[in-house]
Context: one part of a larger RNA
RNA sequence: CUGGGCGUAAAGCGCGUGCAGGCGGUCUGGUAAGUUGGAUGUGAAAGCUCCCGGCUCAACUGGGAGAGGUCGUUCAAAACUGCCAGACUAGAGGACGGUAGAGGGAGGUGGAAUUCCGGGUGUAGUGGUGAAAUGCGUAGAUAUCCGGAGGAACACCAGUGGCGAAAGCGGCCUCCUGGACCGUCCCUGACGCUCAGACGCGAAAGCUAGGGGAGCAAACGGGAUUAGAGACCCCGGUAGUCCUAGCCGUAAAACGAUGUGGACUUGGCGUUGGUGGGUUUAAAUCCAUCAGUGCCGCAGCUAACGCGAUAAGUCCACCGCCUGGGGACUACGGCCGCAAGGUUAAAACUC
Numbered sequence: 001c002u003g004g005g006c007g008u009a010a011a012g013c014g015c016g017u018g019c020a021g022g023c024g025g026u027c028u029g030g031u032a033a034g035u036u037g038g039a040u041g042u043g044a045a046a047g048c049u050c051c052c053g054g055c056u057c058a059a060c061u062g063g064g065a066g067a068g069g070u071c072g073u074u075c076a077a078a079a080c081u082g083c084c085a086g087a088c089u090a091g092a093g094g095a096c097g098g099u100a101g102a103g104g105g106a107g108g109u110g111g112a113a114u115u116c117c118g119g120g121u122g123u124a125g126u127g128g129u130g131a132a133a134u135g136c137g138u139a140g141a142u143a144u145c146c147g148g149a150g151g152a153a154c155a156c157c158a159g160u161g162g163c164g165a166a167a168g169c170g171g172c173c174u175c176c177u178g179g180a181c182c183g184u185c186c187c188u189g190a191c192g193c194u195c196a197g198a199c200g201c202g203a204a205a206g207c208u209a210g211g212g213g214a215g216c217a218a219a220c221g222g223g224a225u226u227a228g229a230g231a232c233c234c235c236g237g238u239a240g241u242c243c244u245a246g247c248c249g250u251a252a253a254a255c256g257a258u259g260u261g262g263a264c265u266u267g268g269c270g271u272u273g274g275u276g277g278g279u280u281u282a283a284a285u286c287c288a289u290c291a292g293u294g295c296c297g298c299a300g301c302u303a304a305c306g307c308g309a310u311a312a313g314u315c316c317a318c319c320g321c322c323u324g325g326g327g328a329c330u331a332c333g334g335c336c337g338c339a340a341g342g343u344u345a346a347a348a349c350u351c
Base pairs, nucleotide, nucleotide: 004322005321006320007305008304012319014201015200016199017198021194022193023192025088026087027086028085029084030083031082033081034080035077036076037075038074039073040072041071042069048066049065050064051063052062053061054060091191092188093187094186095184096183097182098181099180103177104176105175106174107173108172109171110154115149116148117147118146119145120144121143125136126135162169163168206247207246208245209244210243211242215241216240220236221235222234223233259318260317261316262315263314264313267296268295269294270293271292272291273290274289275288276287277286300307301306324351325350326349333344334343335342336341
């Protein structure tokens, strides 16, 4: 390479947008590039296969025939693919009317709680633990009441719930803004799917500059524990956690460890958002249907576990990835980064 794979054995890029490329709905006509058939040319020798021969056999070797090409020329066919032309509406998009939502950005605002500050009451403890101690407190703490400051996060509602491509998103209000779903079947008429490279987004930690700093808390200091204690427990506590602008671009559990899109394939029970019907004074309950989100299970699949219309079933299109363990999420080189480092990615050697 062929072939086989990627939920858990090695293997789905963290997620999206998307150029090139690959692939592409229904009908009609044309064309003849692909395709198919015929004819013909060529496909040196050696080699290969078959037949016959020569060395005692064989290897080796002589002769003959054949096979062998994404090949050329020519004639023909027109189903399929392509191309050209025309048409269609089931894919896709739009319009109109509705619906739900922690989707995103900005500004404002609210209450509870912690801490700190001022004041009142009040007096000897408080705090903490397995038990203690460090700590705080007669310069008046803890407790309690009133007032104030500031930062961060939003109890209940809350859900197996919702939204978002993922990361992620949760008090309330306003403004700006993206997407989805349902209904009508009105318009366009294949405008589509996927996507190497590219571009964008991307938790936490970390970095640069400026702010902010209540609580928490790496590092650090102290008290304990212990043989020791670099820890677990306790008292403190700085970066950081927060905001603005920029960088980093990771994760190993960026997970459904399951790429995206489409088609098809018994059922049952929930739940979220619509729509239609039935019923009702109005609801609830009920039936149907679309979109989402769960549980259980038929067939089938699977090494098993399990998956099972949200497939890991049956198929199609396209991309990514795997190929024994270690060496090695490494070295070297390239590219990127302020740095930390990231990305691409070997070999010797070894089992």
This is a predicted structure of a 351-nucleotide part of an RNA (small-subunit ribosomal RNA, central domain) from an uncultured Chloroflexota bacterium. The full RNA is in RNAcentral, with records from ENA and SILVA. Its Rfam family is "Bacterial small subunit ribosomal RNA".